[in-house]
Predicted 3D model of a 76-nucleotide RNA (c-di-GMP-I riboswitch aptamer). The sequence was found by an Rfam model in a public genome assembly. Its Rfam family is "c-di-GMP-I riboswitch aptamer". About the family: GEMM was predicted in a large-scale screen for bacterial structured RNA regulatory elements.

RNA sequence: GGAAUCCAAAGGCAAACCAGGCGAAAGCCUGCGACGCAAAACUAAAGGGACUGUAAAAUGUCAGCCAGUUGCAUUC
Numbered sequence: 001g002g003a004a005u006c007c008a009a010a011g012g013c014a015a016a017c018c019a020g021g022c023g024a025a026a027g028c029c030u031g032c033g034a035c036g037c038a039a040a041a042c043u044a045a046a047g048g049g050a051c052u053g054u055a056a057a058a059u060g061u062c063a064g065c066c067a068g069u070u071g072c073a074u075u076c
């Protein structure tokens, strides 16, 4: 450098509920808390998809749906 993710995980992240706050909503932030995660790290006009919303319409939301980029560990 290439391939794979059966096993393990020092350290890491943190679903739902609940409380407070923001927002028209989807949803987001903080705390609490662990359902899970080997990318649950980053990327949301210029990939797909979903959600909200509207008479129609995203310049709204989701990366813990797929995807893209970078990386850790182990094995070969």
Base pairs, nucleotide, nucleotide: 002076003075004074005073012037013036018031019030020029021028022027035064041069042068043067047066048065049062050061051060